[in-house]
Context: one part of a larger RNA
């Protein structure tokens, strides 16, 4: 000098773009943050129309609605960085060892049956949370049967190739395995099997990835093999048996610290420091463990167990998880609204209309950062008073002010008022913007410094005191260095200080 997620002191006019718990991964009241589909299904309700009627009511149709069964979603999106020195991340390879819902393309099919369980009704337990029993019922829920190859497994037999295990491709045979209907009847939308593609994911490997040797030895599923289990898949991943290996001064092991990267800051570069915001990956979602469902989770707003904590209780038992968005407490030098909208671009569901979306897009708060703008012009005037100083002549403030005459950027008031990818729809927003509209110089300047480094000097007070200080140093009676005043210098809605990095 530059930088900053900054803080502190003094001060503070406007606007725009960003950013805003770095500390306690501390514990959280309250509200919201993941639903949707009636064109899968049977009931219930409301309204309208209508049929029958013993005038009590019963039935049908249509529209709307929805507790339950069912489907898809809830594994995305959001937050945080505790753990992790690791194939976690980065870079480049590999899979002849793999999986893949929804979307797209291709091909074939969608036949015929069965038995239940919710809802509901009845009985019943419990303070509650929540159940238990009996009976009825539907389906795109569940289960057999049929058909079935290009699928899977086994087997027989050709061809080609390679990188060891092997891979690709052709023919014959056997066994096994599918389905779902609905509607407003369509060039629509589903279901089943198979093949491909895209996108996604899992796995493996070379290399790189902080400090410490006042950490020198470490290791028994440990290293390898045979066989098996398990997995989508390879593998001591797991198990039985066998062998005794494996790693290490090219730093193993132990310990400290730490998510990693694209990037960011600085520097001429090399490099150094750093990893907030934005983007990619990983890990976690009170702590520890576990699986279920599913294409995918070992699942933040799912389940089970244990633990700590908090709450309810009729003492028998139950409920909870803000490192989602707001918000309160606590900690701290230190950080915002219990806002509003799905208008846009996205996501989920739906045939669609549409619904949901604290993701997102906006607004609010904060000079926290960066950037832009404004705080007037002429005259008065060679010029008042005051103040400071003085050699008492003057000098400085001062080419200042008051006064007078103007102008109107910004702000304020009034009127008009958007765009945002054809039309329609606009949260922001009566916002931005426009006005030869109005109004008034008013509403808009401070902070630090003045011994040298370093731009800027005098007076008084103080008297090694009070104090200053980044370094040198200043102060013990004329201090340009302390304090005040006048004057001056620098930057300016900021200016200084402190912390940290280069």
């Nucleotide at each position: 000098g530059g930088a900053c997620g900054a803080a502190c002191g003094c001060u503070g006019g406007c606007g725009g773009c960003g950013u805003g718990c770095c500390u306690a991964a501390c514990a959280c009241a309250u509200g919201c943050a993941a639903g949707u589909c009636g064109a899968a299904c049977g009931g219930g309700g409301u309204u309208a129309u209508u049929u029958c009627u013993u005038c009590g009511g019963a039935g049908a149709u249509a529209a709307c609605u929805u507790a339950g069964u069912g489907g898809c979603g809830a594994a995305c999106g959001g937050g945080u960085g505790a753990g992790u020195a690791a194939c976690g991340c980065g870079u480049g390879a590999g899979a002849a060892a793999c999986c893949u819902g929804c979307c797209u393309u291709u091909c074939a099919g969608u036949g015929g049956g069965g038995g239940a369980c919710a809802a509901c009704a009845g009985u019943u337990g419990g303070a509650a949370a929540c159940g238990a029993c009996u009976g009825c019922u539907a389906a795109u829920a569940c289960c057999g049967c049929a058909u079935g190859a290009u699928g899977u497994u086994c087997u027989c037999u050709g061809g080609g190739g390679g990188c060891a295990u092997c891979c690709c491709u052709g023919g014959g045979g056997a066994a096994c395995c599918a389905a779902a209907g609905a509607u407003u009847a369509a060039u629509g939308g589903g279901c089943u099997a198979a093949a491909a593609a895209a996108g996604g994911g899992c796995c493996c490997c070379c290399c790189g990835u902080c400090u410490a040797a006042u950490u020198a030895a470490c290791u028994a599923g440990a290293u390898g093999g045979g066989g098996g289990g398990g997995u989508a898949a390879c593998g001591g991943c797991c198990c039985c048996c066998c062998a005794u290996g494996g790693c290490a001064a090219c730093a193993a092991u132990c310990a400290u610290u730490a998510c990693c990267c694209g990037g960011u800051c600085u520097g001429a570069a090399a490099g150094g420091a750093u990893g907030a915001a934005c983007g990619g990956c990983c890990a976690c979602u009170u702590u520890g463990g576990g699986a279920c469902u599913g294409a995918a989770a070992u699942a933040c707003g799912g389940c089970c167990c244990a633990a700590a904590c908090u709450c309810c209780u009729a003492c028998g038992g139950g409920a909870g998880g803000c490192a989602g968005c707001a918000g309160g407490g606590g900690g701290g030098a230190a950080a915002a609204u219990g806002g509003g909208u799905c208008a846009a671009g996205g996501g989920g569901g739906a045939a669609a209309a549409c619904c949901c979306u604290g993701a997102u897009g906006c607004a609010c708060c904060a000079a926290c950062c960066c950037c832009c703008c404004g705080g007037g012009a002429g005259u008065a005037a060679a010029a008042a008073a005051g103040u400071a100083u003085u050699u008492c002549g003057g000098u400085a403030u001062g080419a200042a002010a008051a006064g007078c005459u103007c102008u109107a950027u910004c702000a304020c008031c009034a009127g008009g008022g958007a765009a945002a990818a054809a039309a329609a729809c606009g949260a922001c927003g009566g916002u931005a913007c426009c006005u030869c509209g109005a109004c008034c110089a008013a509403g808009a300047a401070g902070c630090c410094c003045c011994g040298g480094c370093u731009a800027a000097c005098u007076a008084c007070g103080u008297g090694c005191c009070a104090g200053c200080a980044g370094c040198c140093g200043c102060g013990g009676u004329a201090a340009u260095a302390c304090g005040u005043a006048g004057g001056g210098g620098g930057c300016a809605a900021g200016c200084g200080u402190u912390a940290u990095c280069c």
Molecule: small-subunit ribosomal RNA, 5' domain
Organism: uncultured bacterium